[in-house]
Molecule: c-di-GMP-I riboswitch aptamer
Organism: Elusimicrobiota bacterium
RNA sequence: GACCCGAAAAGGCAAGAUUUGGUGAAAACCAUAUCACGCAAAGCUACGGAGCUAAAGGUAAGUAAAUCCUAUGCCAGCCAGUUAUCGAUAAUGCACUUAUUUAUCCAUGUCAGCCGAGUUACCAAA
Repeated sequence: GACCCGAAAAGGCAAGAUUUGGUGAAAACCAUAUCACGCAAAGCUACGGAGCUAAAGGUAAGUAAAUCCUAUGCCAGCCAGUUAUCGAUAAUGCACUUAUUUAUCCAUGUCAGCCGAGUUACCAAA
């Protein structure tokens, strides 16, 4: 002198909780105020993997004429109201179509404070 590491200092970010709103089917995200889990890239980027969600779509099984029972769903300040699934009663030959319910598959959604990768960056002792 160069490289690696990063104590201290000045600052920075903000998990989560609460407050007030907003976007979204959801996961989640954005803004506002208080507190502060933690972080040397907890700055930025969805390039690779992992995680989360499942609207649309696929598959499977029900239901579709009616009555009863209903919510942790919806409306709603409370009481109340309304409706799905399951179940019961009645009716009912099967298949197709349509609608709807449940389950399942799935990202084009999300996640950078999950791990990698890329990129930018303040101060620097031992």